The part of an RNA shown here (small-subunit ribosomal RNA, 5' domain) has 522 nucleotides and comes from an uncultured bacterium.
It matches the Rfam family "Bacterial small subunit ribosomal RNA".

[in-house]
Context: one part of a larger RNA
RNA sequence: GGACGAACGCUUGCUGCGUGCCUCAUACAUGCAAGUCGAGCGAGGGUUGGCUGGUCCGCAGGGACCGGUUCAACUCUCGCGGCGAACGGGUGAGUAACACUUUUGCAAUCUGCCCCACCUACGGGGACAACCUCCCGAAACCGGGGCUAAUACCCGGUACCCUCGCCGGGUGGCAUCACCUGGUGAGGAAACGUCGCAUGACGCUCUGGGAUGAGCCCGUGGCCUAUCAGCUAUUUGGUGGGGUAACGGCCUACCAAGGCGACGACCGGUAGCUGGCCUGAGAGGGUGGUCAGCCACACUGGGACUGAGACACGGCCCAGACUCCUACGGGAGGCAGCACUUGGGAAUUUUGGGCAAUGGGCGCAAGCCUGACCCCCGACGCCUCGUGGGGGAUGAAGGCCUUCGGGUCGUAAACCCCUGUCAGGAGGGAAGAAGCCCGCAUGGGUGACCGUACCUCCGGAGGAAGCCCCGGCUAACUACGUGCCAGCAGCCGCGGUAAGACUCCCGGGGCGAGCGUUGUCC
Numbered sequence: 001g002g003a004c005g006a007a008c009g010c011u012u013g014c015u016g017c018g019u020g021c022c023u024c025a026u027a028c029a030u031g032c033a034a035g036u037c038g039a040g041c042g043a044g045g046g047u048u049g050g051c052u053g054g055u056c057c058g059c060a061g062g063g064a065c066c067g068g069u070u071c072a073a074c075u076c077u078c079g080c081g082g083c084g085a086a087c088g089g090g091u092g093a094g095u096a097a098c099a100c101u102u103u104u105g106c107a108a109u110c111u112g113c114c115c116c117a118c119c120u121a122c123g124g125g126g127a128c129a130a131c132c133u134c135c136c137g138a139a140a141c142c143g144g145g146g147c148u149a150a151u152a153c154c155c156g157g158u159a160c161c162c163u164c165g166c167c168g169g170g171u172g173g174c175a176u177c178a179c180c181u182g183g184u185g186a187g188g189a190a191a192c193g194u195c196g197c198a199u200g201a202c203g204c205u206c207u208g209g210g211a212u213g214a215g216c217c218c219g220u221g222g223c224c225u226a227u228c229a230g231c232u233a234u235u236u237g238g239u240g241g242g243g244u245a246a247c248g249g250c251c252u253a254c255c256a257a258g259g260c261g262a263c264g265a266c267c268g269g270u271a272g273c274u275g276g277c278c279u280g281a282g283a284g285g286g287u288g289g290u291c292a293g294c295c296a297c298a299c300u301g302g303g304a305c306u307g308a309g310a311c312a313c314g315g316c317c318c319a320g321a322c323u324c325c326u327a328c329g330g331g332a333g334g335c336a337g338c339a340c341u342u343g344g345g346a347a348u349u350u351u352g353g354g355c356a357a358u359g360g361g362c363g364c365a366a367g368c369c370u371g372a373c374c375c376c377c378g379a380c381g382c383c384u385c386g387u388g389g390g391g392g393a394u395g396a397a398g399g400c401c402u403u404c405g406g407g408u409c410g411u412a413a414a415c416c417c418c419u420g421u422c423a424g425g426a427g428g429g430a431a432g433a434a435g436c437c438c439g440c441a442u443g444g445g446u447g448a449c450c451g452u453a454c455c456u457c458c459g460g461a462g463g464a465a466g467c468c469c470c471g472g473c474u475a476a477c478u479a480c481g482u483g484c485c486a487g488c489a490g491c492c493g494c495g496g497u498a499a500g501a502c503u504c505c506c507g508g509g510g511c512g513a514g515c516g517u518u519g520u521c522c
Base pairs, nucleotide, nucleotide: 001522002521003520004519006518007517008516009515010514013385016382017381018380019378020377021344027341030339031338032337035083036082037081040080041079042078043077044076045075046074047073048072049071050069051068052067053066054065055064056063057062090297091296092295100221102219105216106215109214110213114210115209116208117207122156123155124154125153131146132145133144134143161188162187163186164185165184166183167182168181169180170179171178172177193202194201195200223269224268230260231259232258235257236256237255238254239253240252241251242250272294273293274292275291276287277286278285279284299320300319301318302317303316322333323332324331325330352374353373358372359370360369361368362367388418389417390416391415398409399408400407401406422463424458425457426456427455428454432449436445437444438443466511467510468509469508470507471492472491473490481502487494488493
């Protein structure tokens, strides 16, 4: 000098864009953050219309009230079922490791939804919720009995095809082997469901391929410590078996005695890694906040279930600590999601708005859900703008200094002439929105931000400047006060009676809505 997720002191006019718990991975009141599908299914309710019964009014057409019915439409709720909940969002505790990075390999692998191709969906069956009923319990909830539907579940059939066994043929490969093909045997599907007047649409099954995502292996690279020198018993390898989507001591039984290490094993300390960011001419050094990729974690520890995918933040089970409820028998909970509170701290925001767009889940769709999105607060940072411009000497008044002549603040002010940014007031007023929706169509509808940005007009210099420094380094000096006191200080050093170094006044220098100080890195 530069930089910062900064803090502190003094000061503070506006806009835009960023950014904001670095500390206790402390504890969390309250609300919200993951649902959706009635075009899979059962049941129950509501509204309207139809049909119908009764009562009342009326001469009558008819009207009012109370019911019944599933006949129709719309709609709500519970449950079964499907998909999603493994994404998105948070944090950096752990991890020195194939965690990350980069380059390969998988002839050792899986992949829901999506795309392409191909072949199909035949015949049956029994349940379980909801519901009804009984019972226990303070509650959370649980248990017994009975009924029932399905795109829920099960059995049988069929098999273009797939898997496996056996017997052949061919091609290829770095090995184990891989691929193609013939025969034979065994095994393996489904919802012909829903909607629609209908052409049809959305779905279901087997298989092959693609795309995407994921898993595993190897080479390379990136911290400190030798005041850690030896480490290792599933340890290293083999065989059989198990397990996995898959290779493998991944697990198990047996056998062998191996494996690693000064090219630093093992122990210890520290740490998420990277793209990047800061600095530097570069080499390098430092760093990993925001954004993006990967990893790990979700009160602490362990475990599996479901599923295409989890060993699962807002799922389950067990143990533990903590908090809460309790009728003392027993239960409930997990903000490192968004806000908020508490504690800690030098220190870090609203218990806001809305699904309008983009993105995501479900749905044929309408649509529903979505603390990602949009605001608010903070000079925390960066960029821009303003606080006026021109003229104006008799160098006014006043301040300070003075050798008392004067010098300086100083064109500075006053005064004259202008301008109109920003703020303020008034009026107008978006884009983001159409690929979506309504409608036969011309056409119409949909904006949280927002009456915001922006435009026009009004008005008047009016509302808008401070902070640090002035001994040398280092740009900027005199005076009074103080008297080794009070104090200053980054280093050298100032202060003990004329202090350019303390404090203050005038003046000056630097930067400027900031300026200094502290901390850290280069």